[in-house]
Molecule: small-subunit ribosomal RNA
Organism: uncultured bacterium
RNA sequence: AAUUCGCCCUUAGAGUUUGAUCCUGGCUCAGGACGAACGCUGGCGGCGUGCCUAACACAUGCAAGUCGAGCGGGAAUCUAUCAAUUGAAGCUUCGGCAGAUUUUGAUAGAGGAUAGCGGCGGACGGGUGAGUAACGCGUGAGUAACCUGCCCUUAAGAGGGGGAUAACACACCGAAAGGUGUGCUAAUACCGCAUAAUAUAUGUUUACCGCAUGAUAGACAUAUCAAAGAUUUAUCGCUUAAGGAUGGACUCGCGUCUGAUUAGAUAGUUGGUGAGGUAACGGCUCACCAAGUCGACGAUCAGUAGCCGAACUGAGAGGUUGAUCGGCCACAUUGGGACUGAGACACGGCCCAGACUCCUACGGGAGGCAGCAGUGGGGAAUAUUGCGCAAUGGGGGAAACCCUGACGCAGCAACGCCGCGUGAAGGAUGAAGGCCUUCGGGUUGUAAACUUUUGUCUUAUGGGAAGAACAAGGACGGUACCAUAGGAGGAAGCCACGGCUAACUACGUGCCAGCAGCCGCGGUAAUACGUAGGUGGCAAGCGUUGUCCGGAUUUACCGGGUUUAAAGGGUGCGUAGGCGGGUUAUUAAGUCAGUGGUGAAAGCGUGUGGCUCAACCAUACCAAGCCAUUGAAACUGGUGAUCUUGAGUGUAAACGAGGUAGGCGGAAUGUGACGUGUAGCGGUGAAAUGCUUAGAUAUGUCACAGAACCCCGAUUGCGAAGGCAGCUUACCAGCAUACAACUGACGCUGAGGCACGAAAGCGUGGGUAUCAAACAGGAUUAGAUACCCUGGUAGUCCACGCAGUAAACGAUGAAUACUAGCUGUUGGCGAUAUAAUGUCAGCGGUACAGCGAAAGUGUUAAGUAUUCCACCUGGGGAGUACGCCGGCAACGGUGAAACUCAAAGGAAUUGACGGGGGCCCGCACAAGCGGAGGAACAUGUGGUUUAAUUCGAUGAUACGCGAGGAACCUUACCCGGGCUUGAAAGUUAGUGACUGACUUGGAAACAGGUCAUUCCUUCGGGACACGAAACUAGGUGCUGCAUGGUUGUCGUCAGCUCGUGCCGUGAGGUGUCGGCUUAAGUGCCAUAACGAGCGCAACCCUUGCUGUUAGUUGCCAUCAGGUUACGCUGGGAACUCUAACAGGACUGCUACUGUAAGGUAGAGGAAGGUGGGGAUGACGUCAAAUCAGCACGGCCCUUACGUCCGGGGCGACACACGUGUUACAAUGGUCGGUACAGAGGGUUGCUACCUGGCGACAGGAUGCUAAUCUCAUAAAACCGAUCUCAGUUCGGAUCGGAGUCUGCAACUCGACUCCGUGAAGCUGGAUUCGCUAGUAAUCGCGCAUCAGCCAUGGCGCGGUGAAUACGUUCCCGGGCCUUGUACACACCGCCCGUCA
Repeated sequence: AAUUCGCCCUUAGAGUUUGAUCCUGGCUCAGGACGAACGCUGGCGGCGUGCCUAACACAUGCAAGUCGAGCGGGAAUCUAUCAAUUGAAGCUUCGGCAGAUUUUGAUAGAGGAUAGCGGCGGACGGGUGAGUAACGCGUGAGUAACCUGCCCUUAAGAGGGGGAUAACACACCGAAAGGUGUGCUAAUACCGCAUAAUAUAUGUUUACCGCAUGAUAGACAUAUCAAAGAUUUAUCGCUUAAGGAUGGACUCGCGUCUGAUUAGAUAGUUGGUGAGGUAACGGCUCACCAAGUCGACGAUCAGUAGCCGAACUGAGAGGUUGAUCGGCCACAUUGGGACUGAGACACGGCCCAGACUCCUACGGGAGGCAGCAGUGGGGAAUAUUGCGCAAUGGGGGAAACCCUGACGCAGCAACGCCGCGUGAAGGAUGAAGGCCUUCGGGUUGUAAACUUUUGUCUUAUGGGAAGAACAAGGACGGUACCAUAGGAGGAAGCCACGGCUAACUACGUGCCAGCAGCCGCGGUAAUACGUAGGUGGCAAGCGUUGUCCGGAUUUACCGGGUUUAAAGGGUGCGUAGGCGGGUUAUUAAGUCAGUGGUGAAAGCGUGUGGCUCAACCAUACCAAGCCAUUGAAACUGGUGAUCUUGAGUGUAAACGAGGUAGGCGGAAUGUGACGUGUAGCGGUGAAAUGCUUAGAUAUGUCACAGAACCCCGAUUGCGAAGGCAGCUUACCAGCAUACAACUGACGCUGAGGCACGAAAGCGUGGGUAUCAAACAGGAUUAGAUACCCUGGUAGUCCACGCAGUAAACGAUGAAUACUAGCUGUUGGCGAUAUAAUGUCAGCGGUACAGCGAAAGUGUUAAGUAUUCCACCUGGGGAGUACGCCGGCAACGGUGAAACUCAAAGGAAUUGACGGGGGCCCGCACAAGCGGAGGAACAUGUGGUUUAAUUCGAUGAUACGCGAGGAACCUUACCCGGGCUUGAAAGUUAGUGACUGACUUGGAAACAGGUCAUUCCUUCGGGACACGAAACUAGGUGCUGCAUGGUUGUCGUCAGCUCGUGCCGUGAGGUGUCGGCUUAAGUGCCAUAACGAGCGCAACCCUUGCUGUUAGUUGCCAUCAGGUUACGCUGGGAACUCUAACAGGACUGCUACUGUAAGGUAGAGGAAGGUGGGGAUGACGUCAAAUCAGCACGGCCCUUACGUCCGGGGCGACACACGUGUUACAAUGGUCGGUACAGAGGGUUGCUACCUGGCGACAGGAUGCUAAUCUCAUAAAACCGAUCUCAGUUCGGAUCGGAGUCUGCAACUCGACUCCGUGAAGCUGGAUUCGCUAGUAAUCGCGCAUCAGCCAUGGCGCGGUGAAUACGUUCCCGGGCCUUGUACACACCGCCCGUCA
């Protein structure tokens, strides 16, 4: 939301584009299903199902026969007789008799197997889906155009004859299969004759019916055609006719896949007449005649496919499928053909042809599993060469019965559905084991063990069916089921656990191995890989793969869209088609209602019932659709009538760059002629090419040519669009207005079609002033096939043709109606004395409702509705390829696929960015002063070297940085020598003082030796040292990209946010914007915002002025004393100073200006507009720096990556860079003299003073734990002298010698002193750094670290003490507003092309 009085019922979504958002849009997932297959696993039963591929080939067996009650024969067998043969027991005269028995033949009888003739059935049942896009199938009609064996009903009949032929016999041919000839014979086999109509045919006629051909019923006449017997005497057959039933045949309406990159197809084709043929209609076939027939409502062609009931899915509408079961069709090795028959053009019949297989004596023959089993093959893949006709059904028969791989059963397969089981109850020490752990525990887990108990399934034994209605007969089957017994014994797996999606940890691995349905995981802490534990899900199954539907409203009928996301045709006219104003009458095609028929069964749904339940089965009921019929008449349609408002016509006076053709005009440009005139012109960012002394450019006059029309001129006007601009003439067309005279729905849209259609382009012929592709030259540039310049041809112009495209745009198809306004303007009407929001059409602006993803749109809709057309369905490939159509060509129109991606995209938001804009700031530039870059040295870094040159820091924001002190130590590095519970700390035994001195080996560490040597005590022990064992250790090893803390930088920049409210679907916005102002988001005003927080400012420290208080170690004006001299002394508290507290400055005052905030100037004041300086660093950025300051997770080492010691190294040196020092000199150097600070340090110290030394310093000695003593003379400055422009009296490196000091020790590798030596360097290229006032510059002093010091560094202190700022165009950095963006790792971005 639909429905309903009301209730119930039905309809589910998620992940993925972005920094985030909304939308569009695709991809993917969760569900269900399967004739399945594969992987792992597997206890039982019931019911089902099982070659989807090769309609590939088939060994073997079986699958259709039956009837002797149709017929002629007639085997076996039996009986009887005869003949021949045999010859037993017995008897015997031994010669034989006798004759059982055996075998054979003949005759007769019985008997009945049965090959053959004949009948019926092999057209059913069973299989398969190759073909078929078709009246094949489905559904509903029709046949007045038809057939139908067996079966049922009714009526009638069966008289009398004939001639053959299989079998059989004989002969012959052939390897075989088989065949030929002659002769004999029967029938329910075959053929005449008779009888016969309600049959058939013809003709005449009556009634009646049908949409039509025509049918039905009746009468009359003529012609033609039947039959079979058997037997047990009950019956079964036979013939004709009529009817029924069943089964079939044909015709028609409707429905039934894809492709137009298949648009024309068709000659028996379409129709007619006649004939033939058929069960029957018909071009079904033939002869003749006519030229039709089908097709954008998709013919023809091509591809694919058996159709349906139904099945799966879905809320439904739909979509997909057509296995099993059922209906229909088609086929039977491939193709063709007919025969027989009621029925076939016939799976287990025939003939011909082809392919294949088999046999063969090579001459010829035989065969057809898509029947059931089975074999090979194909394939991911699909079963037994089983039992039985007991049941059901079928064929034959009178029947018994025979046949039946149909069927009933069994076997195999978890292939599917359903059911059952693998135990149940109790049981905590929450056992052991496993796993995890923060080591406490947690979890597996009542799970197990254990106790009690049950017996489904299973096993054993015994009993034992129904299924048969119908006498006997049961394959299944000793099956189902029942009883008894045994014993928890024999029976659980699979998948998943990052999100979607239920379920989490550990270890291993380290962008490897691997996972993955989508997004995506894995580069050392992986819930995503592998394993384990645990958990979740399902369960005799569980997963995977494939396919279909769903979700997908993602083809949208229900139920989508087209301004910018994909999508409106470039525009008009118009054909078919679709849609269409008011009133009225009628009709009944659509529509609605009732009834009837059909809608097979099964299935689905509902109820009930049967198998222990269920699956399964049985039974009853239930439907859209189609057809027929009866009715209704509102709406749509048809027909008739009528109307005027839609549409058109007319009249009137307007309007306009509307179109076509002709004529005319002036300015400009170029060229030509003639003058004037002289050296350049032209061009550019700057130049050059170019023109010019043969006279250019400029200027004057005249002439010619072509093209375009200044001003007016615009949110103007006109046109369908493209488009249209000097003036004028002619012709043509249009819109609007007013009037309401005329027609009377004549309308709207418009697939195809036709026409128009900018610029460029093409063809032919003209024309050519300007401009100007191509081209040439000059520049620019790394290059410059470009941008700029000088030239310049097509073209630009005209005429006639072609082309047919554009960001042909309002990115918005056309038409109609309706839906608040305000305002400007064009053309009309009305009014103009005044007025009514006057009115119509057009062009604009703004805006309500509404719409929209938003931007926006908004009576000129992108609103609300209706009609018609066009177009879209993820991105790329691609508007490409192929085909076709058009074109002279260029090219245009139509228009795919393979493959590939998980996005592509729209609008808006916040940032960031811009060689975008506006405003503003900063030693940012500019204006200045001094430096760096050149030299030497110091120091740091890179590089190189090395056993090691430990490590870290690397644009700004590393490089005199960590380090505010590397000779040993430090020290982390290297070499060598040692130690292994360890160098240090803790706990527990034990032993002993510790320790000091001496001594041996050794480089030392270390390993020994000798001597000396305790304290406290509550007597338990303790302090201290050594030491065994154990638990702990230790690591400057790795990861700053696992971290804490700290720090740098943007930046002392003015920003960063929040609460509530408001706006927006939302991300977000507002506030924080705007104006003015400020150093400042500082403040004021304004304001859908009102307030608040972190920042700013202020509070804090210091400095500058004054006051008060205090007065030592500081001070000394006044008073006094004293010295060569000195606050030295008494004293003083004034001054300086010290250090605590106050004051002071606030745009407070004045003037001007401004709404205000504020600004400017002035006064006063020590100080004036934050007075100077410092501390103080918002939210955040750079995965910035640091695991080596410290801390810490994880990993790694443990006789070593730990630790101790000796030595070395961190100090190397071709070179490169950074930061500094000293210089290059006269504003200077040297010498002499004279003056003035501040802030600090000091007992392992600073040291006055004295002595020695040229000096570093040494030896004495004193003061000071410091406003007292000391470091400690400040230096530039000033005064004077000298040097006189030079590698110097500049400069001091380097080197030689001699020393001093510190220290265990100055070789590698310290500083300082003295003497000597005296290098480079004469102001530094490109470039670059600092500084705006007590600043730069310059001068010295102090401190930390420290034994000493490589300090020229760092941090402080004072002395002397400038110059300049017009200003914000530019460079760099930053702030605010705005704009664009395809960036968001954010311009060091993104991204294009080429190559590998």